[in-house]
């Protein structure tokens, strides 16, 4: 300098052409590298639908949740 860790601002990490992740350490959560808006994913309730004898499973939506402790 550039990728890269949803996007965007700032940082932090990694990395060197690839696009990943053991992101001081421990532990603990479903809760994702910080932080602020936003999305996705995730957990749990709720309708509706299909599938099934049923138990549940799947899809669509609507609410809530937005990880902790200690070094």
């Nucleotide at each position: 300098a550039c990728u890269g860790g949803a996007c965007u601002a700032c940082g932090c990490c990694a990395g060197u052409a690839u696009a990943a992740a053991u992101a001081g350490g421990c532990a603990u959560u479903a809760a994702g590298c910080g932080u602020a808006g936003u999305g996705c994913g995730u957990u749990c309730c709720a309708a509706u639908g299909u599938u099934g004898u049923g138990a549940a499973a799947c899809a669509u939506c609507g609410g809530a949740g937005g990880u902790u402790g200690u070094u």